[in-house]
RNA sequence: AAGCUUGAUGUUGGGAGAACCAGUUUACUGGUGCCGAAGGAGCAACUGCCUCGGAAACUCUCAGGCCAAAGGACCAAUCUCAGGCCA
Numbered sequence: 001a002a003g004c005u006u007g008a009u010g011u012u013g014g015g016a017g018a019a020c021c022a023g024u025u026u027a028c029u030g031g032u033g034c035c036g037a038a039g040g041a042g043c044a045a046c047u048g049c050c051u052c053g054g055a056a057a058c059u060c061u062c063a064g065g066c067c068a069a070a071g072g073a074c075c076a077a078u079c080u081c082a083g084g085c086c087a
Stems, first nucleotide, its partner, number of pairs: 003085006010078005019032005033066003039062001040060003046053001
């Protein structure tokens, strides 16, 4: 050098759930209900013995969402950068 691999950023593709009523009239307002995959919060093992710390796709539903569009955790490919393995 090549190859493999980890993390971050960008690009491309995939990407779920849940609604009715009234008013206005197509997107808002109000009421009642509902969803879990932006974000946020909670904890088991463990540590320790007083509390604190402590993961998630689990739980909560503050925020968000409930035609489509948009958004969307996450997954795959790839560009660039940084690190590791091999040599």